This is a predicted structure of a 72-nucleotide RNA (transfer RNA) from a Nitrosopumilaceae archaeon. The sequence was found in a public genome assembly. Its Rfam family is "tRNA". Rfam classes the family as a transfer RNA. Model confidence (mean pLDDT): 81 of 100.

RNA sequence: GCCCUCGUAGUACAGUGGUUAGUAUAGGGGAUUGUGGAUCCCCGGACAGGUGUUCGAUUCCCCUCGAGGGCC
Repeated sequence: GCCCUCGUAGUACAGUGGUUAGUAUAGGGGAUUGUGGAUCCCCGGACAGGUGUUCGAUUCCCCUCGAGGGCC
């Protein structure tokens, strides 16, 4: 330099055009317990940035940025 894959809560992932963007775990609060742990309930927290297409974009196109892999 070229090609491919990927970027979504603190972390690991799901969601692949249609309106509350979800799960687990972590964090906070409560119940239970002699204390703690475990268990149960509740709460807050996220689409890398930009542009275009569309009635509507996390999803599709393009550019940039970043991560990983391959070729040279």